[in-house]
Context: one part of a larger RNA
RNA sequence: UUAUGUUGAAGGAACUCGGCAAAAUGACCCCGUAACUUUUGGAGAAGGGGUAGCUUUUUUAGGGUAACCUUUAAAAGCUGUCACAAAAUCGGGGACAGCGACUGCUUAAUAAAAGCACAGGUCUCUGCUAAUUUGUAAAAAGAUGUAUUGAGACUGACGCCUGCCCAGUGCUGUAAGAUUAAAAAAAAAAGUUAAUUGCUUUUUUUAUAACUCCCAGUAAACGGCGGCUGUAAUUCUGACGGUCCUAAGGUAGCGAAAUUCCUUGGCAUUUAAUUGGUGUCCUGCAUGAAUGGCGUAACGACUGUCCCACUGUCUCCAGCAUAAGCUCAGUGAAAUUGAAAUUUCCGUGAAGAUGCGGAAUACUUGCGGCUAGACGGAAAGACCCCGUGCACCUUUACUAUAGUUAUAUAUUGAAAUAAAAUAUUUUUUAUACAGUAUAAGUGGGAGUUAUAUUGAAUAUAUUAUUCAAUUUAUUAAACUUUUGCGCAAGCAAAUUGUUUAAACGUAAGUGAAAUACCACUUUAAAGAUAUCUUAUUUCUAAUUAAGUAAGACAAUGUAUAAUGGGUAGUUUGACUGGGGCGGUCGCCUCCUAAAGAGUAACGGAGGCGUACUAAGGUAAAUUUGAAUUAAAAAUACUAAUUUGUAAGCGUAAUAGUAAAUAUUUGCUUGACUGUAAGAUCGACAGAUCAAACAGGGACGAAAGUCGGUUAUAGUGAUCCGAUGAUUCUGUGUGGAAAAGAUCAUCGCUCAACGAAUAAAAGGUACGCCGGGGAUAACAGGCUAAUCAUUCUCUAGAGACCCUAUCGACGGAAUGGUUUGGCACCUCGAUGUUGGAUUAUCGCAUCCUGGAGCUGUAAGUGGUUCCAAGGGUUUGGCUGUUCGCCAAGGAAAGCGGUACAUGAUCUGAGUUUAGAACGUCGUGAGACAGUUUGGUCCCUAUCUACCGCAAGUGUAGAAAACUGAAAGGACUAGACCCUAGUACGAGAGGACUGGGGAAAGCAAAUCUCUGGUGAAACGAUUGUUAUACCAAUAGCAUCGUCGUGUAGCUAAAUUUGUAAUAAAUAAUCGCUGAAAGCAUCUAAGCGAGAAAUUAACCUUAAAACUAGUUUUUGUAUAAUUGUAAUAGAUGAUUACAUUGAUAGGCUUGAAGUGCAAGAAUUGUGAAAUUUUUAGCUGACAAGUACUAAAAACAAUUUAGA
Repeated sequence: UUAUGUUGAAGGAACUCGGCAAAAUGACCCCGUAACUUUUGGAGAAGGGGUAGCUUUUUUAGGGUAACCUUUAAAAGCUGUCACAAAAUCGGGGACAGCGACUGCUUAAUAAAAGCACAGGUCUCUGCUAAUUUGUAAAAAGAUGUAUUGAGACUGACGCCUGCCCAGUGCUGUAAGAUUAAAAAAAAAAGUUAAUUGCUUUUUUUAUAACUCCCAGUAAACGGCGGCUGUAAUUCUGACGGUCCUAAGGUAGCGAAAUUCCUUGGCAUUUAAUUGGUGUCCUGCAUGAAUGGCGUAACGACUGUCCCACUGUCUCCAGCAUAAGCUCAGUGAAAUUGAAAUUUCCGUGAAGAUGCGGAAUACUUGCGGCUAGACGGAAAGACCCCGUGCACCUUUACUAUAGUUAUAUAUUGAAAUAAAAUAUUUUUUAUACAGUAUAAGUGGGAGUUAUAUUGAAUAUAUUAUUCAAUUUAUUAAACUUUUGCGCAAGCAAAUUGUUUAAACGUAAGUGAAAUACCACUUUAAAGAUAUCUUAUUUCUAAUUAAGUAAGACAAUGUAUAAUGGGUAGUUUGACUGGGGCGGUCGCCUCCUAAAGAGUAACGGAGGCGUACUAAGGUAAAUUUGAAUUAAAAAUACUAAUUUGUAAGCGUAAUAGUAAAUAUUUGCUUGACUGUAAGAUCGACAGAUCAAACAGGGACGAAAGUCGGUUAUAGUGAUCCGAUGAUUCUGUGUGGAAAAGAUCAUCGCUCAACGAAUAAAAGGUACGCCGGGGAUAACAGGCUAAUCAUUCUCUAGAGACCCUAUCGACGGAAUGGUUUGGCACCUCGAUGUUGGAUUAUCGCAUCCUGGAGCUGUAAGUGGUUCCAAGGGUUUGGCUGUUCGCCAAGGAAAGCGGUACAUGAUCUGAGUUUAGAACGUCGUGAGACAGUUUGGUCCCUAUCUACCGCAAGUGUAGAAAACUGAAAGGACUAGACCCUAGUACGAGAGGACUGGGGAAAGCAAAUCUCUGGUGAAACGAUUGUUAUACCAAUAGCAUCGUCGUGUAGCUAAAUUUGUAAUAAAUAAUCGCUGAAAGCAUCUAAGCGAGAAAUUAACCUUAAAACUAGUUUUUGUAUAAUUGUAAUAGAUGAUUACAUUGAUAGGCUUGAAGUGCAAGAAUUGUGAAAUUUUUAGCUGACAAGUACUAAAAACAAUUUAGA
């Protein structure tokens, strides 16, 4: 010094983030017990009282033959104590709020919670071979269960409730329409071939599934739930109105909240004081209804606040015990370590030096301590950035895929019905006007129809149908009725009854066309048959779980389409005064650019991603200002000359350009084909300029010009694909195709523009790896915009007056405390806010001291100068620094020191992992937003520092001094007197000098007051033992309790912080010139402060200048022993037989409090007497009883 215990005066949470830790409470019996309540609780609420022993009486229960033993309860009386649940075991309580109903579970090893679960509620799926789940499958769970079942999801007891929105995204449903694959069918084309069928390829079409679109439903599905504006008798507000938008605009409730940024919101309450708590308000940044809303008794090692009790948490620490630490004996690790001969200050320096430069300091070596430094140790930084790193997670990233759904097809069969389509056939259908009137078209056509008989043909062969001939009333027509079609008129068919015996056509008439009847054809409709397709139904024989039964379905395989973060693989740019956000990324022009070219920056300015058949080619013509000349009366005009500028040149800027590169007009297409010497720029890729030759052209009289445009932007490599042309090649051969070659052309905001792919977003605080001080956050460094301070100029304010005081707009410096800038050391680690502790320095001074000026009467002030000796508070709120507030004070200073100080402490905040709210995000998740919870390691080698020793030196030893130097200390107010004086009208009210008592701080001490006092005394509980009684002893925190000697100690006591001197600061002066004056100064002489130097206290001759004085001459000092006024060990000090050093003994002091034994009294517990007794660690004195012993031999050191 630490740990663990234990005690503590006075105060009692003042400590602190926070009563953390500790203390206190505690058992049983009796009394008594609130709000609230789900009526059970709350409740052991709270708050009180009692409890030992002895005697007597009554009493409960059990045992025993009985004597009696054990046991329960009560009453009365008595006895002793500080204390009777005597020790141990053993709830602190209350009030209010948040969250969660509850008991429970959870991150084994930093989170126990508000998280999870839960009973209850709701929704969805699920009819049994159930849904769901596992598995490739067989099979299994579900379940030997059956919708009151099982599964999934959300919410989370209970009470009151659960509003509006279906536009989006999901889910469910519907099936009309749209869209869509493979397989299928049909058609066409091409190829093949002599040619067809065919085959191959391609294209188109047809009929099509789920999905999707579309249409509905659904929110206890995912989710969402507005603006602007006017308005009421002061003002305010807005019941009311207007308008825009929306799927709908947030209802009830709650509300600065676990949600509120501003914010410490306003008010009230709680407190002396409250960033806290509670209540209320509502301005809800950004509440809100099963992502449940609001309440709620009970419960909670949850979170916040207050009160009572209690205390060493604190004011402010002290003592004691034990274990370490220290010494000795034995044994004996570890991290670490470039090597070490390992000081301080200032400077320097990769920017913070034991090691460099300079100066200072320093004899050598250990031991005990301490932790400021060694950018100390430990862990190739977890933050940050980087990597064409990794992992996991998410999703409407990309690409796949399990699964699921649908269609086709195979296993796969037999029928029926219905429908569609196509073909054939039958029967109908067809309205301009006119015309009898509903004329389909064309052709034929003079007859046709009806009954019976005969004949012939066909078939299903006693009959039916058709045809031919003859005949006429069993038939036909009309009316009536019915049905179908039609808007109607009407047409067609069937039919009871009635009537007639023929009717229609030809002819006539109307009309473009004339009707009977026959044939063919068209439109529309209906029926039949055939084929094919689709749908439905039936069957049984494949198939399916034994049966029932299901059944060509299901199931399985294959193909195709859809869905598909369920799963997987990946991607998710660079530049960047860190990264992210923002901005940018290619090309053109100018400046920067430093007179060749070139030249950077997230430097300063602008443009481009084209346009034009003329805005191209060519030829001709034309021309703005100023001056001058000619001619002219003059202006204008015309012509010419000179000078010089720039309008225009499609467009930015720059350069260029005036009989032109501009403008106008004519004619035109050179905006040509094939080539190209030679140059310029560029790393390359590539870009640019270009005479000339050939061809065939345009314009021009010609010379000649013309391969786009006054120039410089108007763009994109390669692969891949497409189109055209070609005397190119053609996979055994021939041909063709495909594919390729040459030339020309097309398709990229591949704009991240030299283009990684045809095809790509996010999260990580659960994170990991490799690197970086190449790059951020802390600190240091540089800088000083910002900041702070000072000076200067005075406009102005100050009644007047710049400067008593204040001082704008400006100017000049200093500092290195703010916010920054830079990115220089450190990323193989320099721990971060605040607090505690300990400080040290600066002065730009908060107080105290000394002065000047004052718009200073005194007093109280203002401002400035000098001055750093000392001092510079305690509380409430908050993590706070800061700040606000309360109280008090002479004052409650500002800064530096790695925002001093974590190998000294703390850990409330920030800044890991859990969880919640608000907000953002589809989501994973995120938030200098909030909230709750959440492991702080190190035995000290060196330096530094605080102490203690050893050695050597100072030429013997011992003792006593001097003091160079160093350190310490240094405070201030109230009161009284001077004096109610100076001053002042008064009110009020001093300077100066003196006094003594308290405060703070410091040192010493233990007489007093107290604390402690681990065995000094006593009391006492439980239990064990000494056989028992009595008396003692052990254990239970020293068992508990009371008192307490020495020692240690503070709250106790004593002392100091004093007086004085010297030289000075600001300032004030004397004399006094330079400068005949003036002047504190230049020579000279003074006054003047808590600062400085002495003085005071302490250390001190290693003060290497190693000092001085005295004594002494063979001693002296060690070694050894007994010890303490000393002490970690050494050391120091006392004593060592000629001795009181320690122990013992005796006596005393002091403490405790009246022993044991005996006697007496009492039934007994007990009492009284002997007895102010007995006992007693440390204290004092005395006393040699014991130990410091004797003898012999021997040792160390030292000189003259």